Notes:
Predicted 3D model of a 325-nucleotide part of an RNA (large-subunit ribosomal RNA, domain IV) from Dehalococcoides mccartyi. The full RNA is in RNAcentral, with records from SILVA. It matches the Rfam family "Bacterial large subunit ribosomal RNA".
[in-house]
Context: one part of a larger RNA
RNA sequence: CCCUCGUUAAGGAACUCGGCAAUCUAGCCCCGUAACUUCGGGAGAAGGGGUGCCCUCGCGAGAGGGUUACAAUAAAGUGGCUCGAGUGACUGUUUAACAAAGACACAGGUCUCUGCAAAAGCGAAAGCUGAAGUAUAGGGGCUGACACCUGCCCAGUGCUGGAAGGUUAAGGGGAGGAGUUAGGGUAACCGAAGCUCUGAACCGAAGCCCCAGUGAACGGCGGCCGUAACUAUAACGGUCCUAAGGUAGCGAAAUCCCUUGUCGGGUAAGUUCCGACCCGCACGAAAGGUAUAACAACUUGAGCGCUGUCUUAACGAGGGACUCG
Numbered sequence: 001c002c003c004u005c006g007u008u009a010a011g012g013a014a015c016u017c018g019g020c021a022a023u024c025u026a027g028c029c030c031c032g033u034a035a036c037u038u039c040g041g042g043a044g045a046a047g048g049g050g051u052g053c054c055c056u057c058g059c060g061a062g063a064g065g066g067u068u069a070c071a072a073u074a075a076a077g078u079g080g081c082u083c084g085a086g087u088g089a090c091u092g093u094u095u096a097a098c099a100a101a102g103a104c105a106c107a108g109g110u111c112u113c114u115g116c117a118a119a120a121g122c123g124a125a126a127g128c129u130g131a132a133g134u135a136u137a138g139g140g141g142c143u144g145a146c147a148c149c150u151g152c153c154c155a156g157u158g159c160u161g162g163a164a165g166g167u168u169a170a171g172g173g174g175a176g177g178a179g180u181u182a183g184g185g186u187a188a189c190c191g192a193a194g195c196u197c198u199g200a201a202c203c204g205a206a207g208c209c210c211c212a213g214u215g216a217a218c219g220g221c222g223g224c225c226g227u228a229a230c231u232a233u234a235a236c237g238g239u240c241c242u243a244a245g246g247u248a249g250c251g252a253a254a255u256c257c258c259u260u261g262u263c264g265g266g267u268a269a270g271u272u273c274c275g276a277c278c279c280g281c282a283c284g285a286a287a288g289g290u291a292u293a294a295c296a297a298c299u300u301g302a303g304c305g306c307u308g309u310c311u312u313a314a315c316g317a318g319g320g321a322c323u324c325g
Stems, first nucleotide, its partner, number of pairs: 001320008010311002014309001019306001027051005036041001038145001052067006068072001080304007087296002092104002108143007120129003147290003151221003156218002158214005165209003171203002176198005183190002222240005249283001250280001261277005
């Protein structure tokens, strides 16, 4: 000097990204216990008091008396607490060996497919799962308890329905054409039937075009100019474009660039935090919006208690390092 422990004057987070780490607290009995709340909780809230042993009495809880120590949950083991906010409702699950979370799941919600030899999936197939189930069932997508809600756009894409018209395959159809040659013709050439090749019109389904519907389908949800008797602002007006121009709610937010926005609170002092404002670079309604009791080895801010985290270090124990052997 290192590791693992123990104790520490005064102060008590001044340490630090951050109370990381280590203290404090702790069992049982009694008293007492707030906001909020889904009335279950919150709650062991918080905050106090008691606690050994012996004798007597009592079924017991306990009561009375006595008594030791600094100390009686005497050791070990054994909750620190409170207030505010975010996210996720919750118990669960996860990157075996750097991530346990706000990610996944979840009950609930909703859309959609599926009538059973189901849909869907695995498999060249046989066959199997679904299911020894049958729409209160099964598959898929999204959302994610509960509460209040979930606005506008169907122009594009998708899906569903429609069938008048347009287009359209194989196939049907067979006008016409070509080859061949019986025959005709002086010749040039014409040329039946058959066979072969080719082949127009016309008929001809779905699909597409077309017509509708559909957003808890993929998705989208404007610009410029002017205007009120101070100023400022603009309820109001004009105009252009669009399928329609963002409703409720929330908002410097896990989302705000400018930005440490501005105001208020907390501090002596606060780029963090909380409450507001709204000028939302670039929130917004099941890629859900907003609230929310309970819950969390979650994230963040504050306080009480407590402490060697620190001011600032010291001493001690064990084990190393080191010296000798």